[in-house]
RNA sequence: UUAAUAAAAUUAGGUUAGUAUCAUAUAUGGCUGAGAAUAUGGCUUGGCUGUCUCUACCCCUUCGCCGUAAAUGAAGGGACUAUGAUACCCGCAAAAUCUUCU
Numbered sequence: 001u002u003a004a005u006a007a008a009a010u011u012a013g014g015u016u017a018g019u020a021u022c023a024u025a026u027a028u029g030g031c032u033g034a035g036a037a038u039a040u041g042g043c044u045u046g047g048c049u050g051u052c053u054c055u056a057c058c059c060c061u062u063c064g065c066c067g068u069a070a071a072u073g074a075a076g077g078g079a080c081u082a083u084g085a086u087a088c089c090c091g092c093a094a095a096a097u098c099u100u101c102u
C1' cells in the first nucleotide's frame, strides 16, 4: 500500500557468526587396573570420579626422592573447551603466507 491474504519497500529493535578481555567450571585434579623403565631411569594405556557443562585432563623447567626395588614428590610457567557479560568488527578492510626491493 491493501477489504483481506500475499508480495514489496522503508524505519526501528532483536538474534546469529568472528576477535579480545573479564568471570564461572576444574584444582589442566583425585582414585585405580594392566604393561614398561631403573640414579644416563622415573613412561604407556584402560576404567571410575570431579562441572547447573560438551570437550580436555597434559607439556616444559628447576629442586628433591628412590642404593637397584616399586613407587615417584614439590615448586614455577603454559592453555584448550563450555557458558555468561562487556567491547570491537562484519571490510574495496585487517591479519597471515609467499616473492621482490631498500
Base pairs, nucleotide, nucleotide: 018088019087020086021085022084023083024082025081026056029049030048031047032046033045034044035043041066042065050057058078059077060076061075062074063073064072
Annotation: This is a predicted structure of a 102-nucleotide RNA (Purine riboswitch aptamer) from an uncultured Mycoplasmatota bacterium. Rfam family: Purine riboswitch aptamer. Its Rfam clan is "Purine riboswitches".